The prediction has a mean pLDDT of 80.
This is a predicted structure of a 95-nucleotide RNA (TPP riboswitch aptamer (THI element)) from Jannaschia pagri.
Lineage of the source: Bacteria > Pseudomonadati > Alphaproteobacteria > Rhodobacterales > Jannaschia.
Of the family's consensus pairs, 95% are formed in the model.

RNA sequence: UCAACGCGACAGGGGCGCCCGACACCGUCGGCUGAGAAGCACCCUUCGAACCUGAACCGGAUAAUGCCGGCGGAGGGAGGCGCAGCCGCAAGGGA
Numbered sequence: 001u002c003a004a005c006g007c008g009a010c011a012g013g014g015g016c017g018c019c020c021g022a023c024a025c026c027g028u029c030g031g032c033u034g035a036g037a038a039g040c041a042c043c044c045u046u047c048g049a050a051c052c053u054g055a056a057c058c059g060g061a062u063a064a065u066g067c068c069g070g071c072g073g074a075g076g077g078a079g080g081c082g083c084a085g086c087c088g089c090a091a092g093g094g095a
Stems, first nucleotide, its partner, number of pairs: 001095002006083003010079001011045004016039001017032003021029003051076003057070004086093002
């Protein structure tokens, strides 16, 4: 000093679509998918498929939609710190 995996606070990044239905035509409720469809939430932070671009893309399904698959480990994409981190309740032992 203890591979991988992990936890914490702080900081940062990100998305929020579709419409068979009701009321109503403003919108609200409800429905679909999803972690999340405006939540004091959720997800992700280089070990990076969170998310963006390509994309008004291609195929399939659906009431409809990034709904599913492809595109694709393609390009881009936001972090440093602390704790823990081999076995043992421990003394101690191991590497």